[in-house]
């Protein structure tokens, strides 16, 4: 000097003329000051705040999942662990660097593993077998049946843990040795996740962004929330649920309904009444608390609301000079993603440039 990666800052500048908008003052158009980002975007998370009178419990549903710390909190951040990808080193390297992970449980249970292959779990296609039994023949071996086998071969991502020795008719953890993995016990290091080493018992895998199990968390709706004021009319319409009991002066039970969260329970609140007719049963009409259909009226102002604070949405246009970057011999030309609407902390996506720091690797020079 080149390349790759990680993190941080910035996001042109000056002058003039005219224009838009907000605030303050003077006052009826003047003065002074302010006016869009690192993502304002997506609406994906977490909160502040507001309403649901006062509390809730269970289920459902949703989310989350290695360890420690930070944080108001988070599905966020920092570091570490485990698994894994690439590069370097190197060759039985333990290592270094840069990434990824939806990273609890498969010894709870149920599912799934296409195609190929005999078979995807306890299977036998090609093979191997002078064991035991039977038959035949060219007779001491060969062929066939029956039987044994999972070492060799094939298929596949994966085929009953691997290698070696023994053993056997041929083999097989069948036995042994050394390894691998799982579980358990105890020991050392570490806050922990985990890691090292020892011993014992075992040995098909994978898969839970498959169902499921376990732990943890979650009330709902959201500034079009919500609060205050004003204006306004028509319900004389139709359908429909309830209109009870006990006790003794006020309470309980029950019925209908409303509210709180998807459901249930609980809790709170409202109503449970008047008249007429009738031979009893009961019927009719109103009324109250509700639910619904149809119809009618209104849609304004203020607050919420902001050192930008609009309310259909302002934050600009033109001219000249300068800086940075790129193309070009030069003149000259080009310069991203993009625009606030209650606010804040994150995540994700888009993006022309400039500056700074760090890590790895490579080239040159000394």
């Nucleotide at each position: 000097g080149g390349a790759a990666c990680u993190g941080g800052c910035u996001a042109c500048u000056c002058u003039g003329u005219c224009g838009c908008u907000c605030u303050a003052c003077c006052a009826u158009g003047g003065u002074a000051g302010g006016g869009a980002g690192g993502a304002a975007a997506g609406u994906c998370c977490g909160g502040a705040c507001a309403a649901c009178g006062c509390a809730g419990a269970g289920c459902g549903c949703c989310a989350u999942a290695c360890c420690a710390c930070c944080u108001a909190a988070c599905g966020g951040g920092u570091g570490g662990g485990a698994c894994u990808u690439c590069c370097c080193g190197g060759u039985a390297g333990g290592g270094g660097g840069a990434g990824g992970u939806a990273c609890a449980g498969a010894a709870c249970g149920u599912g799934u593993c296409a195609c190929a292959g005999a078979a995807a779990a306890u299977u036998a296609c090609c093979g191997c077998c002078u064991a035991a039994g039977c038959a035949g023949a060219c007779c001491u071996u060969c062929u066939g049946c029956c039987g044994g086998u999972a070492a060799g071969g094939g298929u596949g991502a994966a085929a009953a843990c691997g290698u070696g020795c023994g053993g056997u008719a041929a083999g097989a953890g069948c036995g042994c040795a050394c390894g691998g993995c799982u579980u358990c016990a105890g020991u050392c290091a570490g806050c922990a996740a985990u890691g090292g080493g020892u011993g014992a018992a075992g040995c098909g895998g994978a898969u839970a962004a498959a169902c499921c199990u376990u732990g943890u968390g979650g009330g709902u709706u959201g500034c079009a929330a919500u609060g205050u004021c004003a204006c306004g009319u028509a319900c004389a319409u139709c359908c429909u649920g309830a209109u009870g009991g006990a006790u003794c002066u006020a309470u309980c039970c029950u019925g209908c309904a409303g509210g709180u969260u998807g459901c249930u329970c609980g809790c709170c609140u409202g109503c449970a009444u008047u008249g007429g007719c009738u031979u009893u049963g009961g019927c009719c009409a109103g009324a109250u608390c509700g639910g619904g259909a149809g119809g009618g009226g209104u849609a304004g102002a203020c607050a919420g609301c902001u050192u930008a604070g609009a309310u259909a949405a302002a934050u600009g246009a033109c001219a000249g000079g300068g800086a940075c970057g790129g193309a070009g011999u030069a003149a000259u030309c080009c310069g991203a993603c993009a625009g606030a609407a209650u606010c804040c902390g994150g995540c994700u996506u888009a993006u022309c440039g400039g500056c700074c720091a760090g890590u790895u690797u490579u080239c040159c020079u000394a």
Molecule: Bacterial RNase P class A
Organism: Lewinellaceae bacterium